[in-house]
RNA sequence: UACGUGCUCCGGGGUCGGUGUAAGUCCGAACCGGCGGUUAUAGUCCGCGACCCGCGAGCCAUUGAUGUCCUGAGCAGUCCGGAUGUCGAUGGCAGACGGUUGAACCGGUGGAAUUCCGGUACCGACAGUUAAAGUCUGGAUGGGAGAAGCACGUA
Numbered sequence: 001u002a003c004g005u006g007c008u009c010c011g012g013g014g015u016c017g018g019u020g021u022a023a024g025u026c027c028g029a030a031c032c033g034g035c036g037g038u039u040a041u042a043g044u045c046c047g048c049g050a051c052c053c054g055c056g057a058g059c060c061a062u063u064g065a066u067g068u069c070c071u072g073a074g075c076a077g078u079c080c081g082g083a084u085g086u087c088g089a090u091g092g093c094a095g096a097c098g099g100u101u102g103a104a105c106c107g108g109u110g111g112a113a114u115u116c117c118g119g120u121a122c123c124g125a126c127a128g129u130u131a132a133a134g135u136c137u138g139g140a141u142g143g144g145a146g147a148a149g150c151a152c153g154u155a
Stems, first nucleotide, its partner, number of pairs: 001155008010146001015029004030135002032124002034048004043122002052099003058093013072079002104120005126138003
């Protein structure tokens, strides 16, 4: 330095005015931009993540059937209890995987930029709401691409 394993920590921003009974949702104006990559800095390039859908290995709980073993009761068939295995039912959690998932052009500089500079555009999950939401509230004190660090191991 690289890789592997484990652990710790971090890991999304943004509103005013008008109308109105009522809008941070409409209208006008404004504001915001996760992570990795890239000949050079990206909301719009290439990928990833968040939401949603499918699948459901595996794990947990409850419960039913059954095999084996052990202790005990009984003359015995058998029965109570315990351990463990197999199969099934119901409920919960859920990795990996699959699907879905928005939007940019022109000019300039340069060796190199859909990334910088100038101009003009565009996009933004789901649920909720006295009225339609990128900006409010909620799932979420969640999840997460990934970032940093520590320990151990290997090269």
Molecule: FMN riboswitch aptamer (RFN element)
Organism: Paenarthrobacter nitroguajacolicus